[in-house]
About this RNA:
Predicted 3D model of a 490-nucleotide part of an RNA (small-subunit ribosomal RNA, 5' domain) from an uncultured bacterium. Its mean pLDDT, the model's own confidence on a scale to 100, is 88.
Context: one part of a larger RNA
Parts: sequence; C1' cells; structure tokens
RNA sequence: AACGAACGCUGGCGGCAGGCUUAACACAUGCAAGUUGAACGGGAUUUGUAUGGUGCUUGCACCAUGUAAUGAGAGUAGCGCACUGGUGAGUAACACGUGGGAACAUACCUUGAAGUGGGGGACAACAGUUGGAAACGACUGCUAAUACCGCAUAAUCCCUGAGGGGGAAAGAUUUAUCGCUUUAAGAUUGGCCCGCGGAAGAUUAGGUAGUUGGUGGGGUAAAGGCCUACCAAGCCGACGAUCUAUAGCUGGUCUGAGAGGACGAACAGCCACAUUGGAACUGAGACACGGUCCAGACUCCUACGGGAGGCAGCAGUGAGGAAUAUUGGGCAAUGGAGGAAACUCUGACCCAGCCAUGCCGCGUGAGUGAAGAAGGUUUUCGAAUUGUAAAGCUCUUUCGGAUGGGACGAUGAUGACGGUACCAUCUAAAGAAGCCCCGGCAAACUUCGUGCCAGCAGCCGCGGUAAUACGAAGGGGGCAAGCGUUGUUC
Repeated sequence: AACGAACGCUGGCGGCAGGCUUAACACAUGCAAGUUGAACGGGAUUUGUAUGGUGCUUGCACCAUGUAAUGAGAGUAGCGCACUGGUGAGUAACACGUGGGAACAUACCUUGAAGUGGGGGACAACAGUUGGAAACGACUGCUAAUACCGCAUAAUCCCUGAGGGGGAAAGAUUUAUCGCUUUAAGAUUGGCCCGCGGAAGAUUAGGUAGUUGGUGGGGUAAAGGCCUACCAAGCCGACGAUCUAUAGCUGGUCUGAGAGGACGAACAGCCACAUUGGAACUGAGACACGGUCCAGACUCCUACGGGAGGCAGCAGUGAGGAAUAUUGGGCAAUGGAGGAAACUCUGACCCAGCCAUGCCGCGUGAGUGAAGAAGGUUUUCGAAUUGUAAAGCUCUUUCGGAUGGGACGAUGAUGACGGUACCAUCUAAAGAAGCCCCGGCAAACUUCGUGCCAGCAGCCGCGGUAAUACGAAGGGGGCAAGCGUUGUUC
C1' cells in the first nucleotide's frame, strides 16, 4: 500500500460498486422454456340470433334443433429447449494463451440457379371395453395434416469398374406473401492436427503391449491405433519420461521506481461439470443442469405388488463457519425463443430491499465575543491551563423534516423504477462524533491510585513506594463516519 475480509467500540446523508472465500453438504415451497390455430383433426365454455315446444306473470324463463361469433384444456406436427443462467469438483492436459495447418460439418441468415407432378397406407386425439392404490398402461374401432411411405421427373448433385446406377419436394392464408425441395457460394459458429509458452518434488529413474510403425478392412462430418486382423520391434526418458502431491487457464488484479513477487473475487474470453458412475437416442448441433435408459447412495409415497425425486438457476431452509443479503417489483428498456403479426414466455436483464463491505462526495454550523465567567485540572498559592472554547449577539440552511410541482430514460403508443431524481416555498442551530494513541522507534505530559501485585507489550522492554510505559483523570497528538485489532499478499 492492498483486501469478496472478520472481530471490538462507535455510527448522520447520498452516489457508484460488491456481498457463502467454509460442506461440488442435504434441501420444504414458489418461480427460472416455451411458442405457433396463417401446419392439423377437433372443440369444453360463453354470447347473439332463427324455428318449434312447454310454463304462463303476455314478454320473460326453460328445452330441442339450426346458425353466427368466442375459443379453455388436452392431442398430432414445426421451431426452440445444445442459447441464456450457475459452479470450479475434476483436469499438469493441445485444457488454456499465442501463432500456424488440412482431411471437415454448419439449423436459422444472405446471394445465385433449377423445381414444387401424381398417389397411398397409418397413428394420436376421440368413442367403447379393461388392468393398476398410484405412476402409468392394454385391447377394439374411427380420423386430419407442413406427420409417414412409394411412383414420376432432374442436374453443373452422389457413386462408379466410366458401361451405368442412385436420387427430392408441402402446403397455408386476409391473394399478397410466407413457405417446401435440390444445388452452388458467402457469412457465422464449431470439430481436428501442430510449433512455442506458463507450476512443484529425483527422499519418484526407468516407463510402455494397441505400446511404436506398416498393410488390408471397419468407423467418423473429417486426418489418425480411433477400432480390428496380420507383419515388424519399436516408442518415450537426466533438455527429467513415469509416478506423487497441488491447481480450472487467460485478459487481468494487488504490490513495486522497475525488474520481479503474489493472486485469478467482481467484468470479459475459453474449458470442464450438473446427486455418483456408465451409456446411447433425438437432432444442424448434446452423449444434453430444470431429456431418456441402466447401476449405486440418499430422501419421499405405497393398498407392499410397485413408484417418485435431484437448487453448482432466482429467492429461501437446515448444516458447516470468524463470515456473506429479499421466499421483493416489472417485462417499461436491452437481449433471447416462438409467431406473418397482434402477442406470449423470459428469477437473462432492468429495478427496488438488506449490509459503513469498499471507494468517492457532503454534513454535524459561520462570524463576533475577555468579566479571559463558572466548573474541572495543576500549582512554587503568585497563578497557569481548559480557552474564543462556552454563554451572549449577528447570520446562514447544505443534509434532514413538511408542503406543492415534477422528469429524461419512450423520434407515434407503452415506465417496474417512482410521485424517484430534480425544482420551489416553509422550518429551526435546530436532528447528526467517535475511535486509537501520548517511554524510544513515532506526532503527543502532568497528577492521583497501585507497589515485580494488578497489569502492559509489535521490538527494545515497563511495574519491587516519588511509574511521562499498568489503571483513572485533566491536558495533548493522529485519523474521522469511521477508528483500532487480527488474518493474508507485495
């Protein structure tokens, strides 16, 4: 000098930031990913209206049928759910940083070219029957589509032994668009490989059998022992292999004149993980935090047959700990998903709440005032000091309080914040100062008490009857809404 700090005493206001560093311990409750009716079948409900019937209070109620709107909750289908958000357990590694490389993919978006013909069979929903305590099913029957499957056609598409072979599409509506298929390119994003760089231990010296290389085959979007069969016996290592312990990496942060040293909270980039371990499915993209399956531990429900769950999302609870906040408001802005749009969703985000945790700013009054008041303390008893300090007089009103007005953020509408910021008027010096230290280092001294006791202490050291070092008081010094202590780094 610094801190994501804690503790003690004290505490007026505001702005900006920060806030589980410990148990990647366990979690009650609510919310955090939906959206599209302009893809589809359907349609509860509600409202109007027409006809018929019934009741009668004679223009209202009810019922049935039709019609026009409305369109909840489910279901099929599309896109999204791989983003955003959290955490740092693992990882000493091409994980990260930086600079290169070739054998790749890329939904949505942009640009260009070509096409969008003709058919089919189902399955949900629904109805019926039925199993189960539940979770969840089973059977029969009906049905739509931008769901599914053939046929046709086609290239500058794909394969090829160059002969040939394969090979797509979907419609919707408000009639102007939005889509769909194939292909070429772009953009973006990602996968892969390599050089170099950044930690410790030799009280770890040898390590390795898909191991190192080749051939054939398989696999992948893609190169490759990535996998497999065969062949060869290689490969790494004192320029530190292997092993062990520690650790997410970086931009940066702190310190320092610098060189360095230490660190990696907040913000940003990358990586890894999502109760523990394993696996794949879907998909442009995952081996997927709020998806699936299996196994383990734990918790819960059960009719004992069987089931359900995963806060390292935002709040919140218990536990651990010296220690770390609200079960808040809003989608108004920015951004994201879906939608043609209106819009819906969004604990991302924007705000508010709590905390002197930090940084910064402001205030707790200003001027005048000598009888140098009283009181306190000291005293050589003369006085000195507290001290212009107070009182008194004259002013001011920042902050606070009250009343009224009242935004920007929103280039049309829409404001959670918020009647907030800010402005005006009123109010009365009125409501607002503490903490540590005073032997030397190191700014600041006396009296009393105590008597090697009680105690102090960062180091030297103080205290055994005159203690500037302990305790108290007066006085003084330092910093100040803080001040000290402890811890850690330089």

Its Rfam family is "Bacterial small subunit ribosomal RNA".